Annotation: The RNA shown here (transfer RNA) has 75 nucleotides and comes from a Candidatus Wolfebacteria bacterium. The coordinates come from a structure-prediction model, not an experiment, and the mean pLDDT is 83. Its Rfam family is "tRNA". NCBI's taxonomy places the organism under Bacteria, Bacteria candidate phyla, Candidatus Wolfeibacteriota.

[in-house]
RNA sequence: GGGCACGUGGUGUAGCCUGGUUAACAUGCGUCCCUGUCACGGACGAGAUCGCCGGUUCAAAUCCGGUCGUGCCCG
Numbered sequence: 001g002g003g004c005a006c007g008u009g010g011u012g013u014a015g016c017c018u019g020g021u022u023a024a025c026a027u028g029c030g031u032c033c034c035u036g037u038c039a040c041g042g043a044c045g046a047g048a049u050c051g052c053c054g055g056u057u058c059a060a061a062u063c064c065g066g067u068c069g070u071g072c073c074c075g
Base pairs, nucleotide, nucleotide: 001074002073003072004071005070006069007068010027011026012025013024020058029045030044031043032042033041051067052066053065054064055063
């Protein structure tokens, strides 16, 4: 230098191909219930505008271009 994959709550992932209602699940966190206390269990809640910028579109996590980071491969 070239190619491929990945980047989404604190953490781990799904959703992307096929654009459309509130971005879902697990875990963690907070409050309450339960208990003599803790744990377990139960209920509720907070938390990500999807790496960044731009474009297409009535509408973008999703399509297109650029760019940054990580990993792998080729030279």